[in-house]
RNA sequence: GCCCGAAACGGCAAACCAGCCGAAAGGUUGGGACGCAAAGCCACUGGCCUAAAUCUUCCGCCCACCGGAAGACAUGGUAGCAGGGCCGCCGAAA
Numbered sequence: 001g002c003c004c005g006a007a008a009c010g011g012c013a014a015a016c017c018a019g020c021c022g023a024a025a026g027g028u029u030g031g032g033a034c035g036c037a038a039a040g041c042c043a044c045u046g047g048c049c050u051a052a053a054u055c056u057u058c059c060g061c062c063c064a065c066c067g068g069a070a071g072a073c074a075u076g077g078u079a080g081c082a083g084g085g086c087c088g089c090c091g092a093a094a
Base pairs, nucleotide, nucleotide: 004091005090011036012035016031017030018029019028020027021026034080040086041085042084044083045082046081047078048077049076054072055071056070057069058068059067060066
């Protein structure tokens, strides 16, 4: 140094609740702990989530505009889904 994760010092913070942002997924602040040896950071690959706008179809007066429903779709999200990249506390045994 790599691997590994006994011990120790600590760290992070799921669900849920409240405020704020967002069309939503979700994010954020505070509370709160299910858990986490990278549950630190990064959307590069795959997966998963949402679908405002856009497109298509159908319906409502029907020319248009507008409204409703359905389908498609990420440029939105998820790092606590997996892989990958970067940085990193401590130091038993093997």